[in-house]
RNA sequence: GCGAUCAUGGUGGAAGGGUACCACGUCUCACUGUGGAUGAGAAGGCUGCGGGUUCGAAACCCGCUGAUCGCCCCA
Numbered sequence: 001g002c003g004a005u006c007a008u009g010g011u012g013g014a015a016g017g018g019u020a021c022c023a024c025g026u027c028u029c030a031c032u033g034u035g036g037a038u039g040a041g042a043a044g045g046c047u048g049c050g051g052g053u054u055c056g057a058a059a060c061c062c063g064c065u066g067a068u069c070g071c072c073c074c075a
Base pairs, nucleotide, nucleotide: 001071002070003069004068005067006066007065010024011023012022013021018055026042027041028040029039030038048064049063050062051061052060
C1' cells in the first nucleotide's frame, strides 16, 4: 500500500428499514437481627465520526478514524 471482518448503556450480547431489547452490574424500596439471596421499581446508549438514500437508517451507499486478521512491495 491492497483486501476482509468488526465498532451498540459500565460489561457482554441481540435487533437483516418502523424510532433500540436482554443478561450481568449500579441505585431505591420490601423482606432479613446485619449481610447475602429473593421480589418490586428506577436510572443509564441520539448505535466509532462525517455525509448520502428514504416518509423513516444500528441496519443500505460513500468517505474518515480505530482494532484484529490476511496478502504484496522496499529496506